[in-house]
Molecule: Glycine riboswitch aptamer
Organism: Nitrosomonas sp.
């Protein structure tokens, strides 16, 4: 110097599922309970494989997700949130490869 990563931010796109019922209150809203649902904040669980122990069977540890569970969160529209993707030239640092 070039190429290419990580993290956070900014901008853009971004799904699913109840205008549920019954109460309370400060009554366009909030809140409590009940039933039914969703998965793409977060969180939990697991495979191949690898390593160790073991004659072996087997046991133990590490081990992913958009899979799965639904703790949390969410379920008219709007707002907010939202995994993930794109963008730009920037920011961060023991300036990664």
């Nucleotide at each position: 110097g070039a190429c290419u990563g990580g993290c956070a931010a900014u901008c853009u796109g971004g799904a699913g599922a109840g205008u549920g019922c019954u109460g309370g209150a400060a009554u366009u809203u909030c809140u409590a309970g009940c039933c039914a649902c969703c998965g793409a904040a977060g969180g939990g669980g697991c495979a191949c494989a690898c390593a160790g122990a073991u004659c072996a069977a087997u046991c133990u540890g590490u081990a992913a997700a958009u899979c799965u569970c639904u703790c949390a969160g969410g379920u008219a529209a709007a707002a907010a949130g939202g995994a993930c993707a794109g963008a730009g030239g920037g920011g961060c640092g023991u300036u990664g490869g």